[in-house]
């Protein structure tokens, strides 16, 4: 200098003038790095169920560790892609059981002979017996792969590597890796096909719920069990009643469940922001995510929904002009986007500008 690869910041400033909301009110605050998309986990709310178990549904997938939890986030091991830096990964099991390989092609699992090698017999020919699966053809894949040997041609038929089984040492918490020893040793992919194993998972959701003021029709049909005992009563027990099903505990208990119909209420408070909190600095531990302590800081809460208009300077950056350079003039110019309960996360959008580390190539010293 050029190409790539990770990463982190920033995403206009100031001033006047006018106009919001909110508070703790002569003052201070006010949209993100994603506020998105609703994809995952949670915190909190309510649910006449609750805890244990078995089912159904789902969801996750190598190992270790972090987290409040994950499907995320950190190291590491194998597999692919790159020359590398790094990137991806739906990453358990195909001897539990079914399916499926579609066309092409002789043949697609315990299969095969189109071209075609070899060997024989005879009518010497596109004839016929026999043998091969090594050589070309299809094709995502063709019952290991290359190399010599062998053989009539061939062919783990034989040997050497490689590869695949099992055994074994050895290193590593492990996934797994490195040797070694032996077997010629093969009914193969596909599970992002259903499945089969480990782990986890109750259901709605701030339109949750709770409150207060108003109104109205304390409304009406219809089914299904029950409609007993004790006791003076209060009350209690069983029965029944609610959960996909069983046990155990517990409410309701003379009630309880389900189905239809119509009727009021659109109003106002709270919930509503101080948290597993965000930034910063250090200090122990850890390869690292992270974990623990310390000190400073900061801090929308609307509700049809504020957080804004306007003008005017300057600037990031881009084009062209002037100049030796500093510099000047002139046009043009600032991305993706908008809080609605709150948090950790993933994904996806993002004009321009800025810094840091890594790799590859050339050049120079």
């Nucleotide at each position: 200098g050029c190409a790539g690869g990770g990463g982190g910041c920033u995403g206009g400033a100031u001033g006047a003038c006018c106009g919001c909301g909110c508070g703790g009110a002569u003052c201070g605050c006010g949209a993100g790095g994603a506020a998105a998309g609703u994809c995952c986990g949670g915190a909190c709310u309510c649910c006449a169920c609750a805890a244990g178990g078995c089912a159904a549904c789902g969801g996750u997938g190598c190992c270790g560790g972090g987290u409040a939890a994950c499907g995320c986030c950190c190291g590491g091991c194998c597999g692919g892609g790159g020359c590398a830096a790094c990137c991806c990964g739906a990453g358990g099991g195909a001897c539990a059981g079914c399916g499926c390989c579609a066309c092409a092609g002789a043949a697609a699992u315990c299969a095969a002979a189109c071209u075609a090698c070899c060997c024989g017999a005879c009518a010497u020919g596109u004839u016929u017996g026999g043998g091969u699966a090594a050589a070309g053809g299809u094709g995502a894949a063709a019952c290991g792969g290359c190399g010599a040997g062998g053989u009539a041609a061939g062919a783990g038929c034989u040997c050497a590597c490689c590869g695949c089984g099992u055994c074994c040492u050895u290193g590593g918490c492990a996934a797994c890796a490195a040797g070694g020893a032996u077997g010629g040793c093969a009914c193969g992919g596909c599970a992002a096909g259903c499945c089969c194993c480990a782990c986890c998972g109750g259901g709605a959701g701030c339109a949750a719920u709770g409150c207060c003021a108003a109104a109205u029709a304390g409304g009406g049909a219809c089914c299904g069990c029950a409609c007993g005992c004790c006791g003076c009563a209060a009350g209690g027990c069983a029965a029944g009643g609610a959960c996909g099903u069983c046990u155990u505990g517990g409410c309701c208990c003379a009630g309880u469940g389900g189905u239809c119909c119509g009727g009021g209420u659109u109003g106002g408070c709270a919930g509503c922001u101080a948290g597993a909190g965000g930034g910063g600095c250090c200090u122990u531990g850890g390869u690292a995510a992270c974990a623990a302590g310390g000190c400073c800081u900061c801090a929308a809460g609307a509700u049809g929904a504020a957080u804004g208009g306007u003008c005017a300077u300057c600037c990031a950056g881009a084009g062209g002009g002037g100049g030796c350079a500093a510099c000047c003039c002139c046009u043009u110019g600032g991305a993706c986007a908008g809080a609605a309960u709150c948090c950790g996360g993933c994904u996806u959008a993002u004009a321009g500008g800025c810094c840091c580390c890594c790799u590859g190539c050339g050049u120079u010293u």
This is a predicted structure of a 365-nucleotide RNA (Bacterial RNase P class A) from Cognatishimia sp. Rfam family: Bacterial RNase P class A. From the family's description: Ribonuclease P (RNase P) is a ubiquitous endoribonuclease, found in archaea, bacteria and eukarya as well as chloroplasts and mitochondria. Its best characterised activity is the generation of mature 5'-ends of tRNAs by cleaving the 5'-leader elements of precursor-tRNAs. Cellular RNase Ps are ribonucleoproteins. It is annotated as a ribozyme. The organism belongs to Cognatishimia, within Bacteria. The coordinates come from a structure-prediction model, not an experiment, and the mean pLDDT is 75. It was read from a public genome assembly, where an Rfam model found it.